The prediction has a mean pLDDT of 76. A computed fold for a 315-nucleotide RNA from a Bacteroidales bacterium, annotated as Bacterial RNase P class A. The same sequence occurs in records of 2 taxa.

């Protein structure tokens, strides 16, 4: 130089005209200020606030799970641990609570996928029986390697290694490392089960005031009918309750308003057009607030920065 890996950052900017929302001032002609994003998106996770009486506690049931630190919390961020995978590297990716215990599965192939014996070895006259050392299947075959041992063999034994869980020293906040000592020998996934920790449910169209016209629950007045019905004494009269209207008062709901609600701002919904400078190669990328906040996540032309790898050349 090229090519890669990780991480950031900008997302044009200044004026002038007209236009458009809010909110203020007005002498009603105007004027003043003031008005989208890194993501407003996806509505995925969390949270604050409101209500549901009381919102508190048990069982179930969900979800989360190596360590530390920040956080109200998060299927949040950083940093680091041990295994496995990509990659020459820089990186990147994925898994991870659990000593002991019960359970399933392990297609296809193979004799056998976990109390295995087809072929070969051995012992045997044979019938049997030993054998995981060797062949050969398969993702995976019952630690490796070299001796010893034995009929043949094997961790059967022993020497050095892996590899588990434990003790003991060191160092680390810790996950863990490294050393050292003695024990083991049924392989892999998963579920139960146990451990910690979290969760009640609904969502601003939540919720709170204020509140018309109509209609009208009740409550009083005042006129009416005493026609039907009750009630007062068996029956008439009187009363009373009750029945039509009419006015008066009220509660609850409903249009509507205020407010939740902000240094944009809610109402079917403003945030724009032109022109002209500057800086670019170029003013052309995804995209448009709907109560708020803390993360995820996905979209996105360019341009610029910061560390690191790998190749090549020059000094």
């Nucleotide at each position: 130089a090229a090519g890669g890996u990780g991480g950031c950052g900008c997302g044009a900017u200044c004026u002038g005209u007209c236009g458009c929302g809010g909110c203020g001032c007005u002498c009603a002609g105007g004027c003043g200020c003031u008005g989208a994003g890194g993501a407003a998106a996806g509505u995925c996770c969390g949270g604050a606030c409101a209500g549901g009486a009381a919102a508190g506690g048990g069982c179930a049931g969900c979800c989360c799970g190596c360590u530390g630190u920040g956080g109200a919390a998060a299927g949040c961020a950083c940093a680091g641990a041990u295994g496995g995978g990509a990659g020459c590297a820089a990186u990147c990716u994925u898994a991870u609570g659990c000593a002991g215990g019960c359970c399933g599965u392990a297609a296809c192939a193979g004799a056998a996928a976990a109390u295995u014996a087809c072929c070969g070895c051995c012992c045997g006259u044979a019938a049997g029986g030993g054998u995981a050392a060797g062949g050969g299947u398969g993702a995976a075959a019952a630690c490796g390697u070299g001796a010893g041992g034995c009929a043949a063999g094997a961790g059967c034994u022993c020497a050095c290694g892996a590899c588990g869980g434990g003790g003991c020293g060191u160092g680390g906040c810790g996950a863990c490392a490294c050393g050292u000592c003695a024990c083991g020998g049924g392989u892999a996934c998963g579920g139960c089960a146990c451990c910690g920790g979290g969760c009640c449910c609904u969502g601003c169209a939540a919720g709170a005031c204020c509140a018309a016209a109509u209609a009208u629950a009740c409550u009083g007045g005042c006129a009416g009918u005493c026609a039907a019905g009750g009630g007062u004494u068996g029956c008439c009269c009187g009363c009373c309750c009750g029945u039509u209207g009419c006015c008066a008062g009220g509660g609850g709901g409903u249009a509507g308003g205020u407010u939740g609600c902000g240094a944009a701002g809610a109402u079917a919904a403003a945030u724009g057009a032109c022109a002209g400078a500057u800086u670019u190669a170029a003013a052309a990328a995804c995209a448009g607030a709907a109560a708020c906040c803390g993360g995820c996540u996905u979209a996105c032309g360019g341009c610029g920065c910061c560390a690191c790898c790998u190749u090549u050349u020059u000094u």